[in-house]
RNA sequence: GGGCCCAUGGCUCAGUUGGUAGAGCGCAUCUAUGGCAUAGAUGAGGUCGUCGGUUCAAAUCCGACUGGGUCCA
Numbered sequence: 001g002g003g004c005c006c007a008u009g010g011c012u013c014a015g016u017u018g019g020u021a022g023a024g025c026g027c028a029u030c031u032a033u034g035g036c037a038u039a040g041a042u043g044a045g046g047u048c049g050u051c052g053g054u055u056c057a058a059a060u061c062c063g064a065c066u067g068g069g070u071c072c073a
Base pairs, nucleotide, nucleotide: 001072002071003070004069005068006067007066010025011024012023013022019056027043028042029041030040031039032038049065050064051063052062053061
């Protein structure tokens, strides 16, 4: 310098035939227990790396950039 892959709640990830953003763990509150652990119920928390484009509509399609991984030179 070039090719490919990845970037989504605090963490690990799903969602990639475009149509209101989800799960597990964690966190808060409540119930059961004398307490802890544990179980159950409810809830908070992300406008999807950044900027722009296409579209009635973008996490999803296109481009650039940033960061990470990998391969080639």

The RNA shown here (transfer RNA) has 73 nucleotides and comes from a Minisyncoccota bacterium. Rfam family: tRNA. By type it is a transfer RNA.